Predicted 3D model of a 72-nucleotide RNA (transfer RNA) from a Candidatus Woesearchaeota archaeon. Rfam family: tRNA. Rfam classes the family as a transfer RNA. The sequence was found in a public genome assembly.
RNA sequence: GGGCUGGUGGCGAAAUGGUAUCGCAUCCCGUUGGCUUCGGGAAGGCUCCGGGUUCAAAUCCCGGCCAGUCCA
Numbered sequence: 001g002g003g004c005u006g007g008u009g010g011c012g013a014a015a016u017g018g019u020a021u022c023g024c025a026u027c028c029c030g031u032u033g034g035c036u037u038c039g040g041g042a043a044g045g046c047u048c049c050g051g052g053u054u055c056a057a058a059u060c061c062c063g064g065c066c067a068g069u070c071c072a
Base pairs, nucleotide, nucleotide: 001071002070003069004068005067006066007065010024011023012022013021018055026042027041028040029039030038048064049063050062051061052060
C1' cells in the first nucleotide's frame, strides 16, 4: 500500500428500510435474622465521524477514522 471482516448503553451481543432489543453488571422494592439466590421495577445507547439516496437509514451508497485478519 491492497483485500476481507467488524465498530450499537459500563461489558458482551441482537435488530427483513418503519418509535433500537436481550443477557451480565449498576440502583431501588419485595423475600431473609443477615448475605446469596429468586421475583418485580428503574436508570443507562438516538447506533465511530461526515455526506448522499428515501416519506422514513443502525440497516442501502460514497468518503474518512479505528480495530482484527490475510497478501505484498